[in-house]
RNA sequence: GCACCAGUAGCUCAGCUGGAUAGAGCGCCGGACUACGAAUCCGUAGGUCGGGAGUUCGAAUCUCUCCUGGUGCG
Numbered sequence: 001g002c003a004c005c006a007g008u009a010g011c012u013c014a015g016c017u018g019g020a021u022a023g024a025g026c027g028c029c030g031g032a033c034u035a036c037g038a039a040u041c042c043g044u045a046g047g048u049c050g051g052g053a054g055u056u057c058g059a060a061u062c063u064c065u066c067c068u069g070g071u072g073c074g
Stems, first nucleotide, its partner, number of pairs: 001073007010026004019057001029043004050066005
């Protein structure tokens, strides 16, 4: 330098044949239980879906470009 893959909640990931309010588990916080904890159960909050632009009635999803990480080739 070229090609491919990945980037979504604090962490690990799903969703990517475009469709209505973007989800799960763990974690944080609050509550129940307990003499107190752990475990268990219930609940709440937390996201400009890596940045920007475009297409579209509508974009996490399609296109372009940039950034970061990984793999391969040279």
Transfer RNA from uncultured Desulfobulbus sp., 74 nucleotides, folded computationally.
Model confidence (mean pLDDT): 81 of 100.
Its Rfam family is "tRNA". The family's RNA type in Rfam is transfer RNA. About the family: Transfer RNA (tRNA) molecules are approximately 80 nucleotides in length.
The organism belongs to Desulfobulbus, within Bacteria.